[in-house]
RNA sequence: GCACCAACUGCAGGAGAGAGGCUUUCACUAGCCCGCCGAAGGCGCAAACUCCCAUAAACGCUCAGGCACACGGACUGCAGAAUCUGA
Numbered sequence: 001g002c003a004c005c006a007a008c009u010g011c012a013g014g015a016g017a018g019a020g021g022c023u024u025u026c027a028c029u030a031g032c033c034c035g036c037c038g039a040a041g042g043c044g045c046a047a048a049c050u051c052c053c054a055u056a057a058a059c060g061c062u063c064a065g066g067c068a069c070a071c072g073g074a075c076u077g078c079a080g081a082a083u084c085u086g087a
Base pairs, nucleotide, nucleotide: 008080009079010078011077012076013075018034020033021032022031023030035067036066037065041063042061043060044059
C1' cells in the first nucleotide's frame, strides 16, 4: 500500500398460521376465551474409538412474537463506506 470473510448501511426478493367468538372503541381500539404458526429474539438437545466436558442448526419448545392488508421477517443477491489482518 492492498484484497477476501464477518459486522454496519442502502436497495431488492422473502414463508407459515382464524378478516375466529363475546364485550368494548371512531378505529383489526382495549379486555377475555378458544384454535393455530415459526424464519425476529429466546430456550433445549447429538454424534464424532471409550469415559467426561463442551458445542450446533432452517431440529425441537413456543416464553416472547405472529395468524386479511400494512408493518415485521431468518436467510439470499447486488452495491456502498470504514476498519483489521494475511499473502
This is a predicted structure of an 87-nucleotide RNA (Glycine riboswitch aptamer) from Oleispira antarctica. The RNAcentral record of the sequence draws on Rfam and Ribocentre. Of the family's consensus pairs, 84% are formed in the model. RNAcentral records the identical sequence in 2 taxa. Its Rfam family is "Glycine riboswitch aptamer". Rfam links the family to the GO term glycine biosynthetic process.